[in-house]
């Protein structure tokens, strides 16, 4: 950083599903609606209608009411909303209250509809004439606290100007005016109210004034004119998202998330702007208009708006009856009565949820059967069932039956519910899910990296507590478990004593300095902040505490209390703060004097380098691990002088100075900036720190112009090299210098921001000053103290204030878009998707290194003698076969398992038999058991015959053996040494591994065991936070070698020789060297001398070494065969590689003759002597010997003499031919010897490599295991003869310690980049391309508002003229209609932008992916140190 466990949900899904009570139920498509109801009501306002009347009806006209309730959350980042306030800047229907009025012949005032009649239209729905009515409506009078105007005020004057009546017997209602309240409403203000800066400027009715106008009322609400203002980094403008709020869930809190249901505000009502009535609407179930979609139609023209309450279609993972009822509680209307009400009561669906019950109680071991596991003894399931014996909640049936209805006769949808009673019967009710570990709870069987599990670590490749089924357990329980979503845990954005920044992720590369934040000492005054108090609010509900009520509980319910905000009021004055004033320590100024590569400009130097020029002078220089490319007889290189050019300044130099940082070095001098330090003055907090801003900023890099000696990217060449576009070499161009300008990044690091102040101490350095104490800066060791360590440690990473800057998992990525700077490269800022369970940082312990020290070893070196070359032996590969049985494989396999393959062995092969079986137990039965003989067969083996009666004994039988039957089971060298015992190799006979207590250490460890000696040794000594043990060493053992005793046998010995069993040697004596140690070196005596000399003896580990074929042994496999028997093959095969040997290439030999000198063993199914016979292997035949007596036994190399005379030979001896000899049932495949003949490569062996340090190496021979016999040249042992070398630890191997690096830990056979090729994924670009959304310019524009109007119309009023019975006429106010203007101005329709999404040919990179290529970049000095 991921990831559970915990509480929640308007859920959804799967499994299951008994009851009751309360609740909750379109979260998506404000998507589209059939059907039916949701808002009517008044006849005591009015005409009318129908009746004789009393009385009934209501289509119209009128009133009041549809602006309440219901519903939804589209929009809206606002005064929208929460809280406070204002409101002398309003309004208010119905309700209460004050005080009064409710007249008029004025025309008995007008007027319409219903109505009557003519008519149009498919329909909706009208026209036209003509009648009448009112609480419809006009006109007059009258009043006010209304309005104007006087007045200092009371006053007083003027101006406008009110009404409606109904019913009746009466009350009662009802209208006007008028006061005050209630109640709703408006409107303004302070304060809280989401993400983005990859959205920084925005505004022109904008902000502010005057006059007009305009509203209930303030306002640029609107217009004329003026003025140029306002908003903003304390985030405005603009994007995106979202109704909000008591409250809900979470949480210890502080917060976070959300905003269903109840309630309070808001907003909408198909979409949009605009009106009218009214108190109130810019009006959900109302009108006009647009515009979409749906409908109807006679095509003319209509009609519609479920985001009411059901309830259909669609969308979705998902959400219900087209129910009942106005009983209740509210609302309209009404004078009542009453009507109306999907509001609301209630009922129905859904385990959606929350509570509660219930599915039985109690006894009951043969611990039943049956699963299941077993170590086969047993255990569990399990008192669990059966079984007895009880209850009756539930259930079902019957009888009964409420409360809720009020002061009230009358009224219950729910409902025959709830509740009571009684009866029947255990009768009608258990399921999911998990069992590796976090997490509670195991075992089996199949499966076998498959199937599949899984929240995270992770399981699964033949013994899976992890898949899957089973038994069994744990958990919950009418539920359970998954999904999703939200808090918690996460102190993982940390305001909370609640986090960091030197190496983990993080300090801008430095520096001035704006705002802003902080801020020295003291007085007074103030009270903004701050602190007490008091008031008012913070709605109800909820939650909280204490009761109450439904059987209890969820519900519901009554009371109490509530911190906290906001606002006002009082009071305090200690701290901030403000405002007057004062001080000097902060800070500055002044003035001496000082050090200094501080900067900038100028001038001047010299030495090297390379050119060039004259001379000498001749063959080579130069380069490299080693060479070549180059340069050179056209005279280099090398030396002599001359001269010219750029660039860099050797010694001084240092752990030193300067500077804010980059940086800053040859000498002078001019300007010029900062430190430090003295001792007096002066100013009087002038401080610090610093978002933005701004200066300045290695190196490379751009652009102009110079200049170019040297070095040196790129690009040549030469070498290395499998390659070598390097790393080495030769050359060489921008570059590097200068001059102006850009660029702005570095591992710009001390990987450590500035600034002040406190905290032990020692010890260098470079200033300045001082009699002495001091200052400043620069190192290094340490104390407290701090840090995960490592480390920092008055120069803090400590201890504390300010202030600024970055950080929140690892990669995608410092990439992409987008902007912003820049010639350009490129910088600045700076993400997603997607992926992954880690990434990292310090430390330990190991392993490692082509790191470093020290040390051992036949490890090298010195030597000596071999192998690799021949032949042959012999063992493995491989090939071969029927079969060539297996194992074993660097060092540690290959003369090994095998101390002996012709048969057996034998484990393979073919091909003949056998199936309780060669072998073992166990039952039955019969027969003793054996021995012999013929015959078939290749043998097992089959038949066939014969001979034989045995031991105990209780007289039944019993033991041993063998033959038959049948089952229980035998067998397997079958498989798995990667399931194991045991047992061995190897590191290594190397010196090492470890433990207790102790102490260090947050741990992991350390420490002992390091260190200074020394040793063969962790041997020993000395030191030490260590003190002491074990297991190894080392000694006990055993041979050997020297003595001495005893005893032996033997021809013989007191001696030689067996055996025993002492003694001996210890650095014990001496010197000397060291620390006076421990030991080393030298002598001296001894057979021996420093571990005498050689043997057995092999730590904790490693190396899934070896072995299932010795042997045991889990498990898994075969059972008429993978078991067993037999014959015959075959393990012995051959082109060919390879280890191990052995005989040899000769003269230090060869041959022949002759002579001598050991030891170790073994030996009666045995050695075998002397003799004879054979050329010989060996035969024959007879002694001796169970062995110090006797044979195996001849040692041989040597001596001593003779020949061979350097040669494929007298050398080698392969190999063949011929006889023969011996073991054995058998010698062909496939023994072994002997004789004669034959006489093959081979003349010291390439690259390489092996083994030995003294009785060793080479050399010579001898004996034994196995063994009939032998393939032995092999293995064990034994003795004769008997060297040479060693400087010495550089460098090969090993090892062993210590240190030092490490990205290693399966440990270098480690780890790990990058490209290419393949496959998903997700994402950038990209000609276009298809849409959203915004805003702005222009045309067009319905309806609607205010206006104008020579048009028109017009009851009731008022003039006026005529005429007067009547009918009528102008004109004036006043409506009204049409034209007409002009604003507001949807919505269309042109037009260019912004902004945002989706798609796209092709393209960029980017991730992920057991076992591709190609290299070897990085981690060790990584093999050229990395890195920036």
């Nucleotide at each position: 950083g991921c990831u559970c466990a915990g509480g929640a949900u308007g859920a959804a899904c799967g499994c299951u599903g008994g009851c009751g009570g309360c609740a909750u139920g379109c979260u998506u498509a404000a998507c589209a609606c059939a059907u039916g109801c949701a808002a009517g009501u008044c006849g005591a306002a009015c005409g009318g209608u129908g009746a004789a009347g009393c009385u009934a009806c209501u289509a119209g006209u009128g009133g009041c009411g549809u602006a309440c309730g219901a519903g939804u959350g589209a929009g809206u980042a606002a005064c929208g909303c929460g809280u406070g306030a204002g409101u002398a800047a309003u309004c208010u229907g119905c309700c209460c209250u004050u005080a009064g009025g409710u007249g008029g012949a004025c025309c008995a005032g007008c007027c319409u509809a219903a109505c009557a009649a003519a008519u149009g239209g498919a329909a909706a729905c009208g026209u036209u004439u003509g009648c009448u009515a009112a609480u419809g409506u006009g006109c007059c009078g009258u009043a006010a606290u209304a309005u104007u105007u006087u007045u200092a005020a009371a006053u007083a004057a003027a101006u406008u100007g009110a009404a409606a009546c109904u019913a009746a017997a009466a009350c009662u209602g009802g209208c006007c005016u008028u006061u005050g309240g209630a109640u709703g409403a408006g409107c303004u203000c302070g304060c809280g109210u989401c993400u983005g800066a990859u959205u920084a400027g925005c505004u022109u009715g904008u902000u502010g004034g005057u006059g007009g106008g305009g509203u209930a009322a303030u306002a640029g609400c609107u217009u004329a004119c003026c003025a140029a203002g306002g908003c903003u980094u304390c985030g405005a403008u603009c994007a995106g998202u979202a109704u909000u709020u008591g409250g809900u869930c979470u949480g210890a809190g502080a917060g976070g998330a959300c905003g269903a249901c109840c309630a309070g505000a808001c907003a909408c009502g198909c979409u949009g702007g605009a009106a009218u009535u009214g108190a109130g609407a810019u009006a959900c179930g109302g009108a006009a208009c647009a515009g979409a979609c749906u409908c109807c139609u006679a095509c003319g023209g209509g009609a519609g708006g479920c985001a009411g309450c059901a309830g259909u279609g669609g969308g979705g993972a998902a959400u219900u009856u087209u129910u009942g009822g106005c009983a209740a509680u509210g609302g309209g209307c009404g004078a009542c009565a009453g009507c109306c009400u999907g509001a609301c009561c209630a009922a129905g669906c859904a385990a959606u949820g929350c509570c509660g019950c219930g599915u039985g109680g109690a006894g009951g071991a043969a611990g039943a059967a049956g699963g299941u596991c077993u170590u086969u003894g047993g255990a569990u399931u399990g008192u669990a069932a059966u079984c007895u014996c009880c209850u009756u909640u539930u259930u079902u049936c019957a009888u009964u039956g409420a409360a809720g209805a009020a002061a009230u006769u009358c009224u219950g949808a729910c409902g025959g519910u709830a509740g009571a009673u009684g009866a029947a019967g255990a009768a009608u009710a258990a399921g999911c899910a998990u069992c590796g570990g976090c997490u509670a709870a195991u075992u089996c069987u199949g499966u076998g990296c498959c199937a599949g599990c899984a929240g995270c670590c992770g399981c699964g490749g033949u013994a899976a507590u992890a898949c899957a089924g089973a038994a069994g357990a744990u958990g919950c329980a009418a539920g359970c478990g998954u999904u999703a979503u939200c808090c918690g845990g996460a102190a993982u954005u940390a305001u909370u004593g609640g986090g960091g920044c030197g190496u983990a992720a993080a300090g801008c590369g430095u520096c001035u300095g704006u705002a802003g934040a902080u801020g020295g000492u003291u007085u007074a005054a103030u009270a903004a902040g701050u602190u007490u108090a008091a008031u008012g609010u913070u709605a109800a509900a909820g939650a909280u505490u204490a009761g109450a009520g439904c059987u209890u509980a969820a519900c519901u319910u009554u009371a109490a209390a509530a911190c906290g905000g906001c606002a006002u009021u009082a009071a305090a004055a200690a701290c901030u703060g403000u405002u007057a004033g004062a001080c000097u320590u902060g800070a500055g100024u002044a003035c001496g004097a000082u050090a200094g590569a501080g900067g900038u400009a100028g001038a001047g130097g010299g030495a090297a380098u390379u050119u060039u020029c004259a001379g000498u002078g001749u063959a080579g220089c130069g380069g490299u691990g080693a060479a070549a490319u180059g340069c050179g007889u056209a005279g280099a290189u090398a030396u002599u002088g001359g001269a010219a050019a750029g660039a860099a300044c050797a010694c001084c130099a240092a752990u030193g100075g300067c500077g804010a940082a980059a940086g800053c070095a040859c000498u002078c001098u001019g300007c010029u900036a900062g430190g430090u330090u003295g001792a007096u003055a002066c100013u009087g907090a002038c401080a610090u720190u610093g978002a933005g801003a701004g200066a300045c900023g290695a190196a490379a890099g751009c652009c102009a112009g110079g200049g170019g000696a040297g070095c040196a990217a790129a690009a040549c060449g030469g070498a290395u090299u499998a390659g070598a576009u390097a790393c080495c070499c030769g050359u060489g161009u921008a570059g590097u210098c200068c001059u102006g300008g850009c660029c702005g990044u570095a591992a710009a690091c001390g990987a450590u921001g500035g600034a002040u102040a406190c905290u032990a101490a020692g010890u260098g350095g470079u200033g300045c000053g001082u009699u002495u104490u001091g200052u400043a800066c620069u190192g290094c060791u340490a104390a407290a103290g701090c840090u995960a360590a490592c480390g920092c440690g008055u120069u803090a990473a400590g201890u504390a204030u300010c202030c600024c800057g970055c950080c929140u998992g690892g990669g995608g990525a410092g990439u992409a878009c987008g902007c912003u700077u820049g010639c350009a490269a490129a910088a600045g800022u700076g993400a997603a998707a997607c992926u992954c369970a880690a990434a990292g940082g310090a430390c330990u312990u190991g392993a490692c290194g082509g790191g470093a020290a020290u040390a051992u070893a036949c490890a090298c070196a010195a030597g000596c003698g071999g192998u690799g070359g021949a032949g042959c032996a012999u063992g493995u590969g491989g090939u071969u076969u029927a079969a060539u049985u297996c194992g074993u494989c660097g060092a540690u396999a290959c003369a090994c398992g095998a101390a002996u393959a012709a048969c057996c062995u034998u484990a393979c092969c073919a091909g003949g038999a056998u199936u309780u079986g060669a072998c073992a137990u166990g039952u039955u039965g019969g027969a003793a058991a054996g021995c012999c003989u013929u015959u078939u067969g290749a043998a097992a083996a089959a038949a066939a015959g014969g001979u034989g009666u045995g031991c105990c004994u209780u007289u039944u039988g019993g033991a041993a053996u063998c033959c038959a039957a049948a089952c229980a089971c035998a067998g397997g060298u079958g498989g798995u040494g990667c399931a194991u015992g045991g047992u061995u190799g190897u590191c290594g006979u190397c010196a090492g591994c470890u433990c207790g207590u102790g102490u260090u250490g947050u741990g992991a460890a350390a420490u002992g065991u390091u260190g200074g000696g020394u040793u063969a040794a962790g041997u020993c000594c000395c030191g030490c936070a260590a003190c002491g043990a074990g297991c190894g060493c080392a000694a006990c053992c055993c041979u050997c070698g020297u003595u001495u005793u005893u005893a032996g046998u033997u021809a013989a010995g007191u001696u030689u020789c067996u055996a025993a069993a002492a003694a001996u040697a210890c650095u014990g004596c001496c010197g000397u060297u060291g620390a006076u140690a421990a030991a080393g070196c030298g002598g001296a005596g001894g057979a021996a001398g420093g571990a005498g000399a050689g043997g057995a003896a092999g730590a904790a580990g490693u190396c899934a070494a070896a072995u299932c074929a010795u042997c045991a042994u889990g498990c898994c496999c075969c059972u008429u065969a993978u078991a067993u028997c037999c014959u015959g093959g075959g393990c012995u095969a051959c082109a060919c590689a390879c280890g191990u040997g052995c005989u040899a290439c000769a003269a230090u030999g060869g041959u022949u003759a002759a002579g001598a000198c050991a030891a170790c063993g073994g030996g009666u199914u045995g050695c075998u002597a002397u003799u004879c016979c054979g050329u010989g292997a060996g035969g024959a035949g007879c002694c001796g010997c169970g062995a110090a007596u006797c044979a195996c036994u001849a040692a041989a190399a040597c001596u001593u003499a003779a020949u061979c005379u350097u040669a494929g030979u007298u050398c080698g001896g392969a190999u063949u031919g011929a006889a023969g000899g011996c073991u054995g049932c058998a010698a062909c495949u496939c023994g072994c010897c002997u004789u004669c003949a034959u006489g093959a490569a081979g003349c010291c062996g390439g690259a390489a490599u092996c083994g030995c340090u003294a009785g060793u190496a080479a050399u010579c021979g001898c004996a034994g295991a196995u063994c009939a016999g032998c393939u032995a040249u092999g293995c064990u042992g034994c003795g004769g003869u008997g060297a040479a070398u060693a400087c010495g630890u550089u460098c090969u191997u090993a090892u062993a310690u210590u240190u030092u690096g490490c990205c290693c830990a399966u440990a270098c056979c480690g780890c790990c980049c990058g490209u290419c090729a393949c496959a998903c994924c997700a994402u950038g670009g990209a000609a276009g391309u298809c849409g959203g959304u915004c805003a702005a310019a222009c045309c067009u524009g319905a309806a609607g508002u205010u206006g104008u109007u020579u048009u028109c119309u017009u009851a009731a009023c008022g003039a006026u003229a005529a005429g007067a019975u009547a009918c009528c006429u102008u004109c004036g106010a006043g409506a009204g209609a049409g034209a007409u203007a002009a604003c507001u101005a949807a919505g269309g329709g042109u037009u260019g932008g912004a902004u945002u999404g989706g798609u796209a040919a092709c393209u960029g990179g980017g991730g992920u992916g057991a076992a591709g290529u190609c290299g070897u970049a990085a981690c060790a000095a990584g093999g050229u140190a990395g890195c920036c």

The RNA shown here (small-subunit ribosomal RNA) has 1428 nucleotides and comes from Phacus hamelii. NCBI's taxonomy places the organism under Eukaryota, Euglenophyceae, Euglenales, Phacaceae, Phacus.